Molecule: Lysine riboswitch aptamer
Organism: Virgibacillus halotolerans
RNA sequence: GGUGGGGAUAGAGGAUGCAAAAAUCAUCAGUACACAAUAAGAGGAUAAUGAGAUCCUGGGACGAUUGUGGAAAGGGGUGUUUGCCGAAGUUUUAAGAAGCUCAUGUUCUUAAGGCUGGGUCUGUAUUGAAUAAAUAUGGGACUGUCAUAUGGGAAACUAUAUGGAGGGCUAUCGCACAA
Numbered sequence: 001g002g003u004g005g006g007g008a009u010a011g012a013g014g015a016u017g018c019a020a021a022a023a024u025c026a027u028c029a030g031u032a033c034a035c036a037a038u039a040a041g042a043g044g045a046u047a048a049u050g051a052g053a054u055c056c057u058g059g060g061a062c063g064a065u066u067g068u069g070g071a072a073a074g075g076g077g078u079g080u081u082u083g084c085c086g087a088a089g090u091u092u093u094a095a096g097a098a099g100c101u102c103a104u105g106u107u108c109u110u111a112a113g114g115c116u117g118g119g120u121c122u123g124u125a126u127u128g129a130a131u132a133a134a135u136a137u138g139g140g141a142c143u144g145u146c147a148u149a150u151g152g153g154a155a156a157c158u159a160u161a162u163g164g165a166g167g168g169c170u171a172u173c174g175c176a177c178a179a
Stems, first nucleotide, its partner, number of pairs: 002177003007173005014085001017084005023078003033069006043056004048104005088116011117143002120140008145164008
């Protein structure tokens, strides 16, 4: 110096890189809920749907109107601290747990696999109280990295264009093979 392999360690992307925690601010909302009054009159509750089971209810249930009081969770902004660079997110399958029981389904945890380099703008759909935000799927420009082509340069490198993907890229070390 060559070849191979998701070998190991350390790093980089950033004008909002990713996530978590507590604090604070707005929203949620004058909503849910509680009490009182009025009229009316048969169903209602247990997270969603269906079935059951158990409770409440003509001594007036659920709902409505008025009055008096009046939240919270989730999600979001701000800065701080911490952990990091598949950071993280999402999806499929399997197992387990939770809500009175079962079925569907929901939430959480673990494992295996798939997709996404990163943030941003925007169309559609879904979730959501929401015009906030998130997710999925299209489109746009930007940005980092590598490869290729062309140009400049002695070279290092750099400009433009096109394309790929993080199982990547850069640096160092190590293993195997052959010389």